This is a predicted structure of a 1410-nucleotide RNA (small-subunit ribosomal RNA) from an uncultured organism.
The coordinates come from a structure-prediction model, not an experiment, and the mean pLDDT is 84.
Its Rfam family is "Bacterial small subunit ribosomal RNA".
[in-house]
RNA sequence: CUAGCGGCGUGGAUAAGACAUGCAAGUCGAGCGGAGCUUUCCCCGGUAGCAAUACUGGGAAAGUCGAGCGGCAAACGGGUGAGUAACACGUGAGCAACCUGCCGGGAAGUGGGGGAUAGCUCGCCGAAAGGCGAAUUAAUACCGCAUAUGGCCAGAAGCGACAUCGCUUCGACGCCAAAGCAGCAAUGCGCUUCCCGAUGGGCUCGCGGCCUAUCAGCUUGUUGGUGAGGUAACGGCUCACCAAGGCAUCGACGGGUAACUGGUUUGAGAGGAUGAUCAGUCACACUGGAACUGAGACACGGUCCAGACACCUACGGGUGGCAGCAGUCGAGAAUCAUUCACAAUGGGCGCAAGCCUGAUGGUGCGACGCCGCGUGGAGGAUGAAGGUUUUCGGAUCGUAAACUCCUGUCAUCUGGGAACAAAGCUCUUCGAGCCUGAUAGUACCAGAAGAGGAAGAGACGGCUAACUCUGUGCCAGCAGCCGCGGUAAUACAAAGGUCUCGAGCGUUGUUCGGAUUCAUUGGGCGUAAAGGGUGCGUAGGCGGCGCCGUAAGUCGGAUGUGAAAGCCCGGGGCUCAACCCCGGAAUUGCAUUCGAUACUGCGGUGCUAGAGGACUGGAGAGGAGACUGGAAUUCACAGUGUAGCAGUGAAAUGCGUAGAUAUUGUGAGGAAGGCCAGUGGCGAAGGCGGGUCUCUGGACAGUUCCUGACGCUGAGGCACGAAGGCUAGGGUAGCGAACGGGAUUAGAUACCCCGGUAGUCCUAGCAGUAAACGGUGCACGUUUGGUGUGGGAGGAUUCGACCCCUUCCGUGCCGGAGCUAACGCGUUAAACGUGCCGCCUGGGGAGUACGGCCGCAAGGUUAAAACUCAAAGAAAUUGACGGGGGCCCGCACAAGCGGUGGAGUAUGUGGCUUAAUUCGAUGCAACGCGAAGAACCUUACCUGGCCUUGACAUGCAGGGAUUAACUGGGUGAAAGCCCGGGGAUUGCCCUUUGGGUGUAACCUGCACAGGUGCUGCAUGGCUGUCGUCAGCUCGUGUCGUGAGAUGUUGGGUUAAGUCCCGCAACGAGCGCAACCCCUGUGAGCUGUUGCCACCUCGCAAGAGAGCACUCUGCUCAGACUGCCCUGUGAAACGGGGAGGAAGGUGGGGAUGACGUCAAGUCAGUAUGGCCCUUACGGCCAGGGCUGCACACGUACUACAAUGCCCAGUACAGAAUGAACCGAGACCGCGAGGUGGAGGAAAUCUAUAAAACUGGGCUCAGUUCGGAUCGCAGGCUGCAACUCGCCUGCGUGAAGCCGGAAUCGCUAGUAAUGGCGCAUCAGCUACGGCGCCGUGAAUACGUUCCCGGGCCUUGUACACACCGCCCGUCACAUCAUGGAAGUCACUUGUAGCCGAAGUGCGUGUGCCAAC
Repeated sequence: CUAGCGGCGUGGAUAAGACAUGCAAGUCGAGCGGAGCUUUCCCCGGUAGCAAUACUGGGAAAGUCGAGCGGCAAACGGGUGAGUAACACGUGAGCAACCUGCCGGGAAGUGGGGGAUAGCUCGCCGAAAGGCGAAUUAAUACCGCAUAUGGCCAGAAGCGACAUCGCUUCGACGCCAAAGCAGCAAUGCGCUUCCCGAUGGGCUCGCGGCCUAUCAGCUUGUUGGUGAGGUAACGGCUCACCAAGGCAUCGACGGGUAACUGGUUUGAGAGGAUGAUCAGUCACACUGGAACUGAGACACGGUCCAGACACCUACGGGUGGCAGCAGUCGAGAAUCAUUCACAAUGGGCGCAAGCCUGAUGGUGCGACGCCGCGUGGAGGAUGAAGGUUUUCGGAUCGUAAACUCCUGUCAUCUGGGAACAAAGCUCUUCGAGCCUGAUAGUACCAGAAGAGGAAGAGACGGCUAACUCUGUGCCAGCAGCCGCGGUAAUACAAAGGUCUCGAGCGUUGUUCGGAUUCAUUGGGCGUAAAGGGUGCGUAGGCGGCGCCGUAAGUCGGAUGUGAAAGCCCGGGGCUCAACCCCGGAAUUGCAUUCGAUACUGCGGUGCUAGAGGACUGGAGAGGAGACUGGAAUUCACAGUGUAGCAGUGAAAUGCGUAGAUAUUGUGAGGAAGGCCAGUGGCGAAGGCGGGUCUCUGGACAGUUCCUGACGCUGAGGCACGAAGGCUAGGGUAGCGAACGGGAUUAGAUACCCCGGUAGUCCUAGCAGUAAACGGUGCACGUUUGGUGUGGGAGGAUUCGACCCCUUCCGUGCCGGAGCUAACGCGUUAAACGUGCCGCCUGGGGAGUACGGCCGCAAGGUUAAAACUCAAAGAAAUUGACGGGGGCCCGCACAAGCGGUGGAGUAUGUGGCUUAAUUCGAUGCAACGCGAAGAACCUUACCUGGCCUUGACAUGCAGGGAUUAACUGGGUGAAAGCCCGGGGAUUGCCCUUUGGGUGUAACCUGCACAGGUGCUGCAUGGCUGUCGUCAGCUCGUGUCGUGAGAUGUUGGGUUAAGUCCCGCAACGAGCGCAACCCCUGUGAGCUGUUGCCACCUCGCAAGAGAGCACUCUGCUCAGACUGCCCUGUGAAACGGGGAGGAAGGUGGGGAUGACGUCAAGUCAGUAUGGCCCUUACGGCCAGGGCUGCACACGUACUACAAUGCCCAGUACAGAAUGAACCGAGACCGCGAGGUGGAGGAAAUCUAUAAAACUGGGCUCAGUUCGGAUCGCAGGCUGCAACUCGCCUGCGUGAAGCCGGAAUCGCUAGUAAUGGCGCAUCAGCUACGGCGCCGUGAAUACGUUCCCGGGCCUUGUACACACCGCCCGUCACAUCAUGGAAGUCACUUGUAGCCGAAGUGCGUGUGCCAAC
């Protein structure tokens, strides 16, 4: 959220908080006196009545019975879990140390007396609760006396036992009983004493079950004894005295938490968690204390006291205790009726009937749990309507519905209708009869009607079964974890559909599981968390080979116990099931007893292989003390000597002319130990290094003489323990924290430099930590090898050694099996085993806080939590990156040449401005880019005027014969609007030539058109870039747990992953190269429009002739390291050479691998989605895109003499041309004009310029430079105002080579000169794309800058260094610690006050029996 029925269960977990009201323990008249009431009888009265009779008073009997005396019960049953860590509980034992009413069995008795007291009556006090006094009364109430089977009480004997003792027999002095009632009676029920039993209890002990050591010491009635008291009983239970004990790391004492168990739940089990209902035990009853009564209580519904709380009150005083059943309030997320009945079961009382019983049996409420049933079944395709979706075809809900035929569970109605019941009572003695049901008119049975009354919840990204549409747009929201949402969300919301479960479904909380993630089963510690810094050693744990004994552990049998219920198995009863009943098994345990003796333990006795000792021997920086030598530094003195020294990346501070540094000599003093020196040696570790002497520890080898398990490990403990530090006293040469100064730097409390105090050294003490590391605890055993090295012994050999072989001990490297997550380890294990110790359990907080211990201090050691994160971490992989390494390349640097940045102008961009200055492009890789042409157009922008099926496409419907084309007029800036003229063209039918009908254009309307509106981060396509860099991959195989690796690495070589060689790889693909085009040489063919050598003509141009040459075009040839020499030379390849037009890819172009940049483009086109629709569409006019304080990019022209000007003169290529190119000629200074030959082109159309020759200019803002401006012109065009280009004349700006910085280029290149073309009416072209002319310089080289390739290395990066990431500060929030103090609580010790009560003492008080 939802909800139809039934059965069986279950329901105040929090406030042991407080409680109104009712009920939950009474009963017995057969114990007693007796108020009252009822009935009967009789008698005596009274009243009414004539009387019968009625009423009433008294008496007797019977019945009943309020209150009371008395007896029994009330200590059970019912509730709760606060307390309790304890003999409280569980389990097993013990009591020879005990009690037990009622009940069962047995023995004996029940005689005779007495005095009271409730009640009742009267009086008094009090509000009440209640109390006081007087008189009187009964008993199965109370008290003497008698009796004593018997019991109690000293002692003796026998038996038994566990020390005190028990049982049986005997037993002194003494002591101890009693009640009656009922019945005609029989008799029954009681009473008293004693014994036994049964039941219930009390006490004691072994074992078992929580956390905490940041609780390590606790204890004075404490531990024991003697005596006494007390108890049912043992006992320091209590007391007096005596002793000084008792407990504890096997956890005492303290703190925290908690009722315990059978069981429940989970788990494969071992375990873990838990202790509801049911059952056993305990504890408690408003809180604390106490006793009384009693068989039993220290008493839930008893008493007393104190306290808190509440209530009543006349204010004096009283009353109360739901953790009984219901119920109320409160607190809480949360837990029911103020129900029925004693019919059954059970309990109390009673002779009994019976009474009481919120125990119990039932019902009710709650889907709280478990179980069962239903909400219909069969047929039914136009696959209806409708919903959803769609690629518009369809698909799906879906046989689902409708519709047809059935059924009748449950619910509803009608009728019938239980079991649970037998006791008991009465009569009798075989038996018969009678009575009793809360549930309930319920269960159940029969009948009736009708599909009629009965389905939801959650989920649908993965885990995890189930998918789409719409809305939303990091918003709203979701979320168990990962994570979704920023305009196409299967994750949000809603819908359709689907999935799961179903009268339920989800959520939350909790427990176990998964988690072998506390690991007994069943984990780890080199690097992930984790080996103590090291040794010695206590307790403890573990322990060699035999024999004997024992039987504690261990194993087996038997016996007792292990309550019932539950679980499991079998069977049975409710229609099934849940549930219930019967039986079995199980209860893994504990105890006793009988056996076994391998192993372990224990006792005894042996052994020598472990361990130790003895003897011999060599090695060693092992330790301590004393003595002693040399080199060097520094200082002092003296000599020589002069201007520097020192220091650094470079400097400065510093030292030095008062003489430094340097050098020589002498001296002082302290510290440290060169070479030898070695993964060499020694030591437990820290650590130990000149030499000598003394003292001293250990290891090793050899001999195999001795002891005889004497061993291993080791919590605590003790000792040692680098550097630094501390205390005291010395010492101090050098070095050197702190400190001072100089530098560096943004700063520089640093790195560097100059000084320099503690300290470093010695003695005595403290401290006790390190990356105290092999990051690897100690000991023992076992398990393939190779090769060094130190010490010793032996062998062989030698003259003697060395080398060599064997062996033991140490110390290294490599590596096998095995191990390992991998890296790696690997007889010195991280292998295989055993023993013991230490340590770990996500990261941070934190090795921190608090507490304890230690320390002079610094600090050490032990050691948390709150809070917070979803990771932290290990090893390895691929990339990327590095101010890592190696190799290599590139106009990358260098070497050169010329520029840019300065000036003016052009052009693009930013910015500003604007009505608009349309949009896009933004590091390289935007910025002369889209744009190969913005005056209108273009044009997308702005202003204004207009149109609305539209400028354009298709379809439908209607209109449509004088309708369109064409054309005139008005208005207007035009578009448009309005009014006219005009009349093309067509099918069919009837045909009167007019009409009908259909149709194109057209008109009207509807679908639709249209959008340069948005999203390039939804896309296609295309493009840029790394980069023409040499790379990028695949198949199979192999290696690796895997990611991956190998191939592709390596050695060479190349422009190249080019080729060669090698190789667990072998092959292949995309790239490279080649194939294609241009160019360079030649050949063949082709000869016009090309060519002109020969021949002819012509003055020449040229023509004829010709095709040799040039050239054009086509087809070939040629270049391949082919040849020779050479290289450390096998190859690839390189170097040199020959030949050749060209030589090692000849030069240039086209060609762009896998991929990267969410690179660019929705404005070229295409295209999903979204948006506009009399407008974000369309038309038009004008304006704008050209706007100008400014900044940047790209260019042009210059600044001049290698130049400028004038004149003369030479040589191209590639292109273009019909609305076109335009010759000669003429006009104009010129732009240009007139004109038109020729040309759709090898035919016609152009002066190539620089260069060269000659002349001028002479270094000047000029004869440089040309901006700007004026005037006059030309051209295109509808139109040059905004806003075109060109010409002439005049004007003549800045600029004299450009700061920081920066660009291009390696040869026909740069530089420089002109020519052509596209776009195009014209033009902003100085841009772009091409062409040819002239034509250099330089490259030592790869250190550096930038980019790139390969290998390798480190990494905490992977959005990949434009990464990651640390700390302070500021503010806010949360959590925790400290803090002068203060408050509350708890607790220890000593003491004071002290209720009730119990014990004892006392009292001139009370007092019937006694």